[in-house]
């Protein structure tokens, strides 16, 4: 200086003006049948980093004891972190890349079952179309063969050489691969040596098997208030039906639906302080965890966060909270800092 | 907000279990018939000279995807 690899933070900025939102204080007053709402002045606060996709875990609340089975759905190499996960870290194993470093849906095909178009003789074991090899009754037939050819994506006792044979095969051996077993090192996945085995494609992002997980249903849950004829009264339906799991079992309960009858549709709370978020420190190889001290203002229900002027710059992406939190995923203008690579020049 | 479901020619909608993508209809195009149209009747009909490349888009799995699996985009339905 150039190419880059990781991580991390920023996400116009100051001031005034005017609006518009829920707090909070004073202040009277007006709506509403009632719960309970509006108006005004002053104060200060008022959108992310992803407020998105809703793709995963979880808090909440509720349901019949969330009990038993089955079916369904979910992780998926090992060990830690965590409320909890599919996520975080740490290692192992495979792939990329000189390298810093990234990336992996990474159990089992030697339980069992399915499929493998077409072409091919043959598509998972009972393989012979040509080709080499032996017999024979020789223009052909039998037989042993899987080294060669051809067809597919994939072609057969792992591969590759020697030996061996009529030919040729792990049929014998070296040497590589595989899976096991023993011994060691790991806390484990695993790696390392040794030792015997000749060891039948491929696909579980097909059915399945193995080990764990997982009760539905969501804030339009759910509480509470309050108007109103959801009342009377009639009709049916049943030993079933209902009780918030598809389905049985089990439990508990007496209902249910139509007519009356097209009611018209409100308020409060749930709601934002939490598994919260920095400093500092101690444990840990970290993810995080423990202590101390500190930090803090959206909270609407038709839904607020805008609009203007001045000055400045790098001239402004992506894109708007609706019960709340932990992660993934995604989209995103430019901008900054930390550590490392590596290439080339100077010293 | 929650929770399901679609995406194939120009339009609608097939394609069993993953194996030559587009069956079958309507539109269109060209012919034949007719003076003429229009109804009949034949035939063509996603791009491209081709090789090929096409199921909304990026990706994986697989020998092979419209189908399987993630991710993203539109759309359409239900729930006081």
């Nucleotide at each position: 200086u150039g190419a880059g690899u990781a991580a991390u933070c920023c996400g116009a900025a100051u001031a005034g003006u005017c609006g518009c939102a829920g707090a909070u204080a004073c202040a009277a007053g007006c709506c509403g049948a009632a719960a309970g709402g509006c108006u005004g002045u002053a104060u200060a606060u008022g959108a992310g980093g992803a407020a998105a996709g809703u793709c995963c875990g979880a808090g909440c609340a509720c349901c019949g004891c969330a009990g038993g089975g089955c079916a369904g759905g979910g992780u998926g190499c090992c060990g830690g972190g965590u409320a909890a996960c599919a996520c975080c870290c740490g290692g192992u194993g495979g792939a990329g890349g000189c390298g810093a470093c990234u990336c992996c849906a990474a159990g089992g095909a030697a339980a069992g079952u399915g499929c493998a178009a077409c072409a091919g003789a043959a598509a998972a074991a009972g393989a012979a179309c040509c080709g080499a090899c032996g017999a024979a009754u020789u223009u052909u037939u039998c037989g042993g063969u899987a080294a060669g050819g051809g067809u597919g994506a994939a072609a057969a006792a792992g591969g590759c050489g020697a030996g061996g044979u009529a030919a040729g095969a792990g049929c014998u051996c070296a040497c590589c691969g595989c899976a096991g077993a023993u011994u060691g090192g790991g806390a484990a996945a695993u790696c390392a040596a040794u030792c015997g085995g000749g060891c039948g494609u491929g696909u579980a992002a097909a059915c399945c098997c193995c080990a764990c997980c997982c009760g539905a249903u969501g804030c339009a849950a759910c509480a509470c208030c309050g108007u109103g004829u959801a009342a009377a009264g009639g009709a049916g339906a049943a030993a079933a039906u209902a009780u918030u799991u598809g389905c049985c079992c089990g439990a508990u309960a007496u209902u249910c639906u139509c007519c009356g009858a097209u009611a018209g549709a409100g308020g409060u709370g749930g709601c934002u302080g939490g598994a919260g978020c920095g400093u500092g420190u101690c444990a840990g190889a970290g993810a995080u965890g423990g202590c101390a001290g500190g930090c803090g203002u959206a909270g609407a229900u038709a839904g607020a966060u805008g609009a203007c002027u001045a000055u400045u710059c790098a001239c402004g992406a992506c894109a708007g909270a609706a019960c709340c939190c932990g992660g993934c995923u995604u989209a995103c203008a430019g901008g900054a800092u930390u550590a490392c690579u590596c290439a080339u020049u100077u010293u | 907000g929650c929770g399901g479901g679609c995406g194939u020619g120009g339009c609608g909608g097939a394609a069993u279990u993953g194996g030559c993508a587009g069956a079958c209809g309507c539109a269109c195009c060209a012919g034949c018939c007719u003076u003429a149209g229009g109804a009949g009747c034949u035939g063509g009909c996603g791009g491209g000279u081709a090789a090929c490349c096409g199921u909304g888009c990026a990706g994986g799995u697989u020998c092979a995807a419209g189908u399987c699996c993630u991710g993203u985009c539109g759309c359409c339905c239900g729930c006081a």